The part of an RNA shown here (large-subunit ribosomal RNA, domain II) has 690 nucleotides and comes from a Candidatus Martarchaeota archaeon. The prediction has a mean pLDDT of 81.

Context: one part of a larger RNA
RNA sequence: GCCAGGGAGUGUAUGGUAGUGGCAAGCCGAAAGGCGGAGCGAAAGCGAUAGCGCGCAGUCCUAGACGAGGCGCAUGGUAUGAAAAUGCCAAAGUCACUAUUAUACGACCCGAAGCCACUGCGAACUACGCGCAGCCAGGACGAAGCUAGGCUAACGCCUGGUGGAGGUCCGCCACCUGUCAUGGUAUAACCUGUUGGGCGAGCUGCGGGUAGCGGCGAUAAACCAUUCGAGCGUGGCAAUAGCGGGUCCCCUCUGAAGUAUCUUUAGGAUAGCUCAAGGCGAGUUUGCACGCGAGGUAGAGCUACCGAUUAGGAGGUAAGGGGUCGAGAGGCCUCCCCUUCUUGUCAAACUCCGAAUGCACGUGCUGCGUAGACCCUUGGAGUCGGCGAUGCUGGGUAAGCCAACAUCGCGAGACCGGAACGACGGUGAUCGAGGUUAAGGUCCCAAAAUCCUGAUUGAGUGUGUCAAAGGCCGGAAGUUUCAUAGACAGUCGGGAGGUAGGCUCAGAAGCAGCCAUCCUUCAAACAACGCGUAAUAGCGGACCGAUUGAGAUUCUUCUAGCUCAAGAUAUACGGGGCUAAAUCAGGUACCGAGACCCCGAUGUGCGAAAGCACAGGUAAGAUGGCGUGCGGUAUGGCAAGAAGCACGUCCGAGAGGACGUGUGGACCGUAUCGCAGAGAAUAUCCUGGU
Numbered sequence: 001g002c003c004a005g006g007g008a009g010u011g012u013a014u015g016g017u018a019g020u021g022g023c024a025a026g027c028c029g030a031a032a033g034g035c036g037g038a039g040c041g042a043a044a045g046c047g048a049u050a051g052c053g054c055g056c057a058g059u060c061c062u063a064g065a066c067g068a069g070g071c072g073c074a075u076g077g078u079a080u081g082a083a084a085a086u087g088c089c090a091a092a093g094u095c096a097c098u099a100u101u102a103u104a105c106g107a108c109c110c111g112a113a114g115c116c117a118c119u120g121c122g123a124a125c126u127a128c129g130c131g132c133a134g135c136c137a138g139g140a141c142g143a144a145g146c147u148a149g150g151c152u153a154a155c156g157c158c159u160g161g162u163g164g165a166g167g168u169c170c171g172c173c174a175c176c177u178g179u180c181a182u183g184g185u186a187u188a189a190c191c192u193g194u195u196g197g198g199c200g201a202g203c204u205g206c207g208g209g210u211a212g213c214g215g216c217g218a219u220a221a222a223c224c225a226u227u228c229g230a231g232c233g234u235g236g237c238a239a240u241a242g243c244g245g246g247u248c249c250c251c252u253c254u255g256a257a258g259u260a261u262c263u264u265u266a267g268g269a270u271a272g273c274u275c276a277a278g279g280c281g282a283g284u285u286u287g288c289a290c291g292c293g294a295g296g297u298a299g300a301g302c303u304a305c306c307g308a309u310u311a312g313g314a315g316g317u318a319a320g321g322g323g324u325c326g327a328g329a330g331g332c333c334u335c336c337c338c339u340u341c342u343u344g345u346c347a348a349a350c351u352c353c354g355a356a357u358g359c360a361c362g363u364g365c366u367g368c369g370u371a372g373a374c375c376c377u378u379g380g381a382g383u384c385g386g387c388g389a390u391g392c393u394g395g396g397u398a399a400g401c402c403a404a405c406a407u408c409g410c411g412a413g414a415c416c417g418g419a420a421c422g423a424c425g426g427u428g429a430u431c432g433a434g435g436u437u438a439a440g441g442u443c444c445c446a447a448a449a450u451c452c453u454g455a456u457u458g459a460g461u462g463u464g465u466c467a468a469a470g471g472c473c474g475g476a477a478g479u480u481u482c483a484u485a486g487a488c489a490g491u492c493g494g495g496a497g498g499u500a501g502g503c504u505c506a507g508a509a510g511c512a513g514c515c516a517u518c519c520u521u522c523a524a525a526c527a528a529c530g531c532g533u534a535a536u537a538g539c540g541g542a543c544c545g546a547u548u549g550a551g552a553u554u555c556u557u558c559u560a561g562c563u564c565a566a567g568a569u570a571u572a573c574g575g576g577g578c579u580a581a582a583u584c585a586g587g588u589a590c591c592g593a594g595a596c597c598c599c600g601a602u603g604u605g606c607g608a609a610a611g612c613a614c615a616g617g618u619a620a621g622a623u624g625g626c627g628u629g630c631g632g633u634a635u636g637g638c639a640a641g642a643a644g645c646a647c648g649u650c651c652g653a654g655a656g657g658a659c660g661u662g663u664g665g666a667c668c669g670u671a672u673c674g675c676a677g678a679g680a681a682u683a684u685c686c687u688g689g690u
Stems, first nucleotide, its partner, number of pairs: 001690006011105013026035003039046002049074001051073004058066003075090006108246004115236004120232002127210002130207006136200001138170003141166001145162007175197002180193002183191002212228001214224002249625002252622003259271005272383002274380006283368002287365005293359001299353001300351002307346002311342006320335006386410006393403003415426003430601003434597003440591003443576003449588001451587006462578002470563003474559005481552002490547005496520003501515003526541001529540003602615005626679001628676010644663008
C1' cells in the first nucleotide's frame, strides 16, 4: 500500500421557537407549590376597554348592507412633566411528547508544547567527593644536594665526578583520548587508518555518597540510564488549543458572503446578503420616455482671477547688487523689480466658461403582483483571507505590484470559440431525439469556399501580441502656382552705363563697417545673394534670350516596406505550408454550442381541472425517501436446503430491490408502529491479516 472489522453532533439540566395531543380562565402536581389570569414606576406607590370609524375573507335581500380576526381614532391605567405631550400597557394559557436551537457541562472526533501533585523510581550511563586496591616497555636531557682537584685573605668561584629533580623530552609498550577521512553501501552511536597524551590536575577496578527548582559541574546551561534552559513514572486529564486534520445513504426546492460598526487583526458579536414558516391584503417598480431642478467633473481657457512660465521690444524705478566717471557731492550704464506690447506654454488644492453620464421630483409606459407582490413577525444558517476584466483615482521607474470606487464575471458556471488557458468572445446545462444559428471559421491536419468583385504588399511583410525616437525608400487622395504666347530641369550666350554711390579708411572699387539704395540703356542685369583679393582682378547667383518639347511645382492628409531590433539545447504563424491560404473594401453560400425552434418524457410551484411557469449551483437552509440492528402487533418462508459468499439477469430517477445458478448447511423474511452504539475512502486514524 491493499483487504476485513472498528471509527466522530451524544446525554442530562434549564430556556426560546414550531408542530401534535389533553384540559382550559385555568393547567400541572401526592403535597408544598409553579406558570397563567394587570400593568406602570428606580422607588414610595397608584391601578385599567367590549366607544366610534374603515375594512380582507365571508354572509345576505348585491349601485349596497353587515362584517370574526385586522387597521385607525378615541377612552382608560401608570411613569415623567407646570403644561402641551411622550414611553409602556389594557383577557389565553398550561402540561406532555416530537423537531430544532441556545446555555452549562469533555459537548462532533483526534492532536500539543506545557503547569501542578506524589515521603513515587532512578548516580548499573554520566558529573564530582570518599574508602580499599591496581597499572604506566624502553630510551633521552641531567635541577638541588654531595664529592675530588684547582684558585681565593675570606665569602665563595671554576673544572671533573657523583646524584636523579621534572603538570620535562622521544615513544603504535600497556592504557587513555577522539584531531582528520567524498574510507568501510556509512549510517546518530561502530570499525579502520591517522592526530594528541603517556610520573601526572595521570589512568583504571570494586565498594559507597549526593535526587529533580534538586544534585553535580577546571562553566559547555555541560551531565544526572541513547531523555535535560529543569529526569523518568503515575495522577489532576477527555488540561487548554480563536490552530491543523477528519466527520459515513439518496432525490427534490431555494441559494449566499468575503462588506459596515464594535471588539479585534488566523477569531467573534450585531447589521447586510440567505433559507423556512407565519401574518397582512393592493400595490410595487432597480428599467424606458418626457418635463422640471440642482451641480462645476471631462474638456477648454487664462489680457477673467490666482499661481507658475519662453523669447524679445518700449517705458518707469524709492531702496538694493554690479560696473564706471568724479576730490567729494553726485552723475551715467546695467541687473533685480514694476507697467505695457508682441510671442510661446501650464495647474488635484486656478476658473470668464463648460458637457456627456449620473442624481432628485412629477407624469406616463414597462416589469412584478389577489396563483398574494411590496411590507411585517418568528426561527435556522453560512459568510467577515477573495480574485479577474473594463472604466476611473492615488502610490511606484516598473511589475502576473500595492491601495480605493463603480459595473460585470470567476468564486459557486458546465457547453462552443480563443492551439493549450478560472474570470476574453458566444451562451446560463432537467432527460431523450431532430433541425437552425451565435462567437469563430471554410487548402491539409480538421466540419465547411483552393467562392466572387476591386485594390495593396515582394518584405515570408504577414498569416491572432502593432516595440520607439531617428534614418532609408515608395504609393494614394486633395491642394497652390506655372505651362505649346513653350513651363520645370539641363545646355549655349548675355548679366551693362552714370560709378570705384556717399562716408569712413593706409586701402574700402557690389561683397570690414556706417548712411542711402537713385537714374539711364535695355530682352534682361541687384548701388548686389555667396566664394575670392592687401585693395583691384577673377568665379558663380538673381534676372534675360536661345535651344529642347509636356508636364512641372507648393503644401496638407493617409498609407506600404526596410533599418533601428541582442539570450542562453533547435526553427517558434497550433503545425504543414501559403505570394495568397497575406492585407484592405464589398458580396453570396456553407460549417459551427447543451443557445434558439420543434417533438416526446420526468419532476417542482400554482390550480378543481385544462393548463401555465420553472428545474447550473459551493457554504447553507428546507422537503420527501432508501437501507442497518433490536422490540411490539399481524402474517409467512425453510434439509425438495435458511443466512452468508461468488457470478449472472432484470426492475427503479437514485439511495436500493427482485430473481436464477453454484457454494453453504440452519435459520430467515414481509406489512405496520416504535426504539437506536443506525450508513466511511481518506483523520501520516485504531486492531488484525496480507